Bacterial RNase P class A from a Syntrophobacterales bacterium, 375 nucleotides, folded computationally. The RNAcentral record of the sequence draws on ENA. It is recorded under the gene name rnpB. The organism belongs to Syntrophobacterales, within Bacteria. Model confidence (mean pLDDT): 77 of 100. It matches the Rfam family "Bacterial RNase P class A". The family's RNA type in Rfam is ribozyme. About the family: Ribonuclease P (RNase P) is a ubiquitous endoribonuclease, found in archaea, bacteria and eukarya as well as chloroplasts and mitochondria.

């Protein structure tokens, strides 16, 4: 220098002008309301997707079982998880490192396309061997054979020797695997070592299934409280030619319509308040732990609603890209520092609240790996 791997930090700063939302206080006005001023606070690392897990709320629920769903190496963390940490095993990478839907196929059932003779208590197409017959360098029939060929993703270990009619773990040596036994290390998954058994036993559980563990449903439009007008419900009172009540009206009289009128209670609707911003909360120190995380102490209060505020402009500074010039190092390429000019600054927007995962995205920093070149 090139190509990578892992991790971390920030998400421009300050000031001014004009605005927006909310709490508190004050002033004016007002039946409610509304207007103004001041102080303070006002998005994120993902607020996103709504994919997991919880808190919270209501409904259901004696207990047990079935069905259904989920999780699935080990140990730990956590309120919980499909998340996180540390490991094991397998796989990928030269490596830093990464990935894993990682229980059981030696419980049972099922499936294994095409090709192939045969695809699961294996199988005889070619070949090889034995034997018989015939029209005899060949053909046919029977039997043996999985060593060789061929098919396939996969054909029941591999190499060599013995053995045999030819062959075959049929036997033996070594190697690979499986199972069993023992020892050592580890909490464990598992690893290492030794011995035994010719045991050689295919794959698929993201097929049914078996095993272990977990799981009730709906969701803040949850839910709780307050509570109009109109209509309807219940009760009481008054009234129907002994005329309640309405209209004409400021009131009385009068005229007229006339069978309902008044009050109370309760439920729902419009609307309002709460839920709803102090929490599995944040920052820092110390301690425990490899870590995730946990504990103690101190300090801090940190948006919030309603179809939804958190913005715009200007100045200065900072960051960064390009160009020009200057200084400096260097043989050069180029590095480095400064000045000036022109640009650039992403993804994105809380809505009950948390913990994760995933996705989108700008800049910078640190450590490490491989390769090449130079000294």
């Nucleotide at each position: 220098g090139a190509a990578g791997c892992a991790g971390g930090u920030c998400a421009g700063a300050u000031g001014g002008u004009c605005g927006c939302c909310g709490c508190u206080u004050c002033c004016g006005u007002u039946c409610u309301u509304u207007g103004g001023a001041a102080u303070c606070g006002g998005a994120g690392g993902a607020a996103a997707g709504u994919c997991c897990g919880g808190a919270c709320u209501c409904c259901a629920c004696a207990g047990g079982g079935c069905a259904g769903g989920g999780u699935g190496c080990u140990g730990g963390g956590u309120a919980a998880c499909a998340c996180c940490c540390a490991g094991u095993c397998u796989c990928g990478g030269u490596g830093a490192c990464g990935a894993g839907c990682a229980g059981g196929a030696a419980a049972g059932u099922g499936c294994c396309a095409c090709a192939g003779a045969a695809a699961g208590c294996a199988a005889a197409c070619c070949g090889c061997c034995c034997c018989g017959c015939c029209u005899a360098c060949g053909g046919c029939a029977g039997g043996g054979u999985a060593a060789g060929g061929g098919u396939g993703a996969a054909a029941c270990g591999g190499u060599g020797a013995g053995g045999u009619a030819a062959g075959a773990g049929c036997u033996c040596a070594c190697c690979a695997g499986u199972c069993c036994c023992g020892g050592c290390g580890g909490c464990g998954a598992c690893g290492c070592c030794g011995g035994g058994a010719g045991c050689u036993c295919g794959g698929c559980a993201a097929a049914c299934c078996c095993c272990a563990c977990c799981c009730g449903g709906a969701g803040c439009a949850a839910g709780a409280c307050c509570a109009a007008a109109u209509a309807g419900g219940a009760g009481a009172g008054c009234g129907u030619u002994u005329g309640a009540g309405g209209g004409c009206u400021g009131c009385c009289c009068g005229c007229u319509c006339g069978a309902g009128c008044u009050c109370u209670c309760g439920g729902g609707u419009c609307g309002g308040u709460c839920g709803c911003a102090c929490g599995a909360g944040g920052u820092u120190u110390c301690g425990g732990g490899u870590a995730a995380c946990c504990g103690c102490a101190a300090c801090c209060c940190c948006a919030g609603a309603g179809g939804a505020a958190u913005g715009a402009c200007c100045a200065u500074c900072g960051c960064u890209u390009c160009u020009a010039c200057c200084g400096u190092c260097g043989a050069g390429a180029g590095g480095u520092g400064g000045u000036a000019g022109a640009g650039g600054a992403a993804c994105a927007g809380a809505a009950u609240c948390c913990g994760g995962c995933u996705u989108a995205u700008g800049a910078c920093c640190u450590g490490c790996u491989u390769c090449a070149a130079a000294u």